[in-house]
RNA sequence: AUCUUAUCAAGAGUGACCGAGGGAUCAGGCCCGAUGACGUCCAGCAACCGCCAUUUAUUAGGAAAGGUGCUACUUCCUGCAGAAUCGAUGUAUUCUGAAAGAUAAGCG
Numbered sequence: 001a002u003c004u005u006a007u008c009a010a011g012a013g014u015g016a017c018c019g020a021g022g023g024a025u026c027a028g029g030c031c032c033g034a035u036g037a038c039g040u041c042c043a044g045c046a047a048c049c050g051c052c053a054u055u056u057a058u059u060a061g062g063a064a065a066g067g068u069g070c071u072a073c074u075u076c077c078u079g080c081a082g083a084a085u086c087g088a089u090g091u092a093u094u095c096u097g098a099a100a101g102a103u104a105a106g107c108g
Stems, first nucleotide, its partner, number of pairs: 003106006013042001015041003021032003026079004043071003048067002051062002075100001080097006086090001
């Protein structure tokens, strides 16, 4: 790497530096960006592992010093399948589930 489990509608900057693209891939959209995006540092948010503590129980709880993670737009939306709805019958709208992705822990 692959695989397993859980979560993904919340939250988080009037800072400094850099200097042109960026929002996972592909496609179609829609956005952000010299009023400085992206990235790095600082700062902050959160609570997966870990810590404290409790319990029959990895079960309520607490803190945020450790290991990550995250800080525009629902994972920015859609693409695959199904269901429902309609005065509109549509490459329609809404909902659900997958697929893919991201994060954590584990096997490896």